RNA sequence: GCCGCCUUAGCUCAGCUGGUAGAGCGACGCUCUUGUAAAGCGUAGGUCAUCGGUUCGAAGCCGAUAGGCGGCU
Numbered sequence: 001g002c003c004g005c006c007u008u009a010g011c012u013c014a015g016c017u018g019g020u021a022g023a024g025c026g027a028c029g030c031u032c033u034u035g036u037a038a039a040g041c042g043u044a045g046g047u048c049a050u051c052g053g054u055u056c057g058a059a060g061c062c063g064a065u066a067g068g069c070g071g072c073u
Stems, first nucleotide, its partner, number of pairs: 001072007010025004019056001027043005049065005
């Protein structure tokens, strides 16, 4: 330098080929307990890497950029 893949909550990852973003763990609160843990219930937490384009509508399609991983030279 060229090619491919990945980037979604604090962490690990889903998201049915475009129609209001979810789970588990973690955090916090409540219940329970003499108390803690466990268990149950609930709450908060997201500019979907960035920018632009297509579309009535984009996490998902197109392009560029950035970061990470792998391959080739």
Molecule: transfer RNA
Organism: Cellulomonadaceae bacterium